[in-house]
The part of an RNA shown here (small-subunit ribosomal RNA, 3' major domain) has 478 nucleotides and comes from Stenotrophomonas maltophilia. Model confidence (mean pLDDT): 81 of 100. RNAcentral holds the full RNA, with entries from ENA and SILVA.
Context: one part of a larger RNA
């Protein structure tokens, strides 16, 4: 000096407390362990692995297994030879592939040949999701958006080092003020960026419709309007600015006024020096090692979907603040040309047929749902709950047996609020309700990422648990 302490002091955080809702019990989905298997590819493993890489395993993907094949190779460059490229049809085969066959002779040319492409030979080499993340780059997680981490010069100390950065206040903050052998500076903090909340200006189409007309069963439908909403560009606005109090005449704090907004207004992006030999050689790149008729390559099939069990994360429930039936209302953000598809017809339905519009503020996906009104059920394993199973269908696709989603009829399991324990959340938050998207040739989502609708309770306080910051003390540790 740094760590550590069931040492001390000060301070902070959904850390506890105060509340609300869960998980742990049930069924299912999904990931993992284990077991099984020819293979169940690989990686991730306390927080910081386990709906994670995977924003989508029927084939492909695919790396795994067994089988059939292949050896200059699926891919690149150099060399030599042949043929333009390309194309039709048939046979064998699971296919890869092997055999036969038809058309075609193009472009440039100094007439030697050349360019592109295909094919054959040999050799240098290709190739490897093989190993090492403890050889690495890059990227990422984490402490932690915690307030810290350092440097130059000076001073002090024999030196390691100290000082600055400590102290008194204050702050979300090493934020600022005062003091001080320190004076300054850098990386962080904050601000600058995006978004949201108010107003103004400009601009009005595909958006809007107050006033004036026209028209309709109805609708901004039409003329028109530029007010309003909105859209999207530029500005204004918030700074403890003003008043009062506290404070050290400071920094600042408390309360009021004005204001759409008040003390960082809300949210996001942004992650210092470093820690964990943290994660990744399977995104990619790369040193070394290893394989080279195989640890490379091709193919069809299987597997990644197995199942005495254990754990994590979710969904659906156990009901009356509810279920069912009928009617009524309101959103935001997205996506659409091998696409989104209105309307009409058929079907109980999934969907099928036909087909207008839309390259989108125009048309479509698209009836949001919880909610409100009316009726019914009356506490029951039920008109709760929907697993499982049987029969019939639909869609996508070359193909749903292994192994897809959806629909209809029937079936109607566990489950009556969950032990020890444990998680999230402080406001438009929790809880609850639906909608959209990415991935995707195609089908597949209870996951993920967004979007809005409805919309709470509680915080006395910091003794305790956990994590962190500053100062100080002890130490047989470095």
């Nucleotide at each position: 000096c740094a760590c550590c302490g069931g040492g001390g002091g000060c301070c902070c955080g959904c850390a506890c407390a105060a509340g609300c809702g869960g998980u742990g019990g049930a069924g299912u989905a999904u990931g993992u362990g284990g077991u099984u298997u020819a293979a169940u590819u690989c990686g991730a493993u306390g927080c910081a692995a386990c709906g994670c890489g995977a924003a989508g395993a029927a084939c492909c993907u695919u790396a795994c297994c067994a089988c059939c094949c292949u050896u200059u190779g699926a891919c690149a460059u150099g060399u030599c030879g042949a043929g333009a490229a390309c194309u039709u049809u048939c046979c064998a085969g699971a296919g890869a592939u092997g055999g036969a066959u038809u058309g075609g002779u193009g472009c440039c040319u100094u007439c030697g040949g050349g360019a592109a492409c295909u094919u054959g030979g040999g050799u240098a080499c290709c190739g490897g999701u093989g190993c090492u993340g403890c050889a690495u780059g890059g990227c990422u997680g984490u402490c932690g958006u915690c307030a810290g981490c350092u440097c130059g010069u000076g001073u002090c100390g024999u030196g390691a080092g100290a000082u600055g950065u400590u102290g008194g206040g204050u702050u979300a903050a090493g934020u600022c003020c005062c003091g001080c052998a320190a004076c300054g500076a850098g990386c962080g903090c904050a601000a600058c960026c995006c978004u949201u909340g108010u107003c103004c200006u400009u601009a009005g189409u595909u958006g809007c419709c107050a006033g004036c007309a026209c028209g309709u069963a109805a609708u901004g439908g039409u003329g028109g309007g530029a007010a309003c909403u909105c859209u999207a560009a530029g500005g204004a606005g918030a700074c403890c600015g003003c008043c009062g109090g506290u404070g050290a005449c400071a920094a600042a704090c408390c309360a009021c006024u004005g204001g759409a907004a008040g003390g960082u207004g809300g949210g996001g992006a942004u992650g210092a020096c470093g820690u964990c030999a943290a994660g990744u050689c399977a995104u990619c790149a790369u040193g070394g090692c290893c394989c080279u008729u195989a640890c490379g390559g091709c193919c069809a099939g299987g597997g990644c979907u197995a199942c005495a069990c254990a754990c994590g994360u979710a969904c659906u429930a156990c009901a009356a603040u509810g279920g069912u039936a009928g009617g009524g209302a309101u959103c935001g953000a997205g996506g659409g040309c091998u696409g989104c598809a209105a309307g009409c017809c058929g079907g109980c339905g999934a969907c099928g047929g036909u087909a207008a519009g839309c390259c989108a503020a125009u048309c479509c996906c698209a009836g949001a749902a919880a909610c409100c009104c009316u009726a019914u059920c009356u506490c029951a394993g039920u008109c709760c709950g929907g697993a499982u199973u049987g029969a019939g269908g639909u869609c996508c696709g070359a193909a749903g047996a292994u192994c897809g989603a959806c629909u209809c009829c029937a079936u109607g399991a566990a489950g009556u609020c969950g032990g020890a324990a444990u998680c999230g959340c402080u406001a438009g938050u929790a809880a609850u309700c639906g909608c959209a998207g990415a991935u995707c040739a195609a089908g597949a989502u209870u996951g993920c990422u967004g979007c809005g609708g409805u919309g709470a309770a509680u915080a006395c306080g910091u003794u305790c648990c956990c994590g962190g910051g500053c100062c100080u003390u002890g130490u047989a540790c470095a």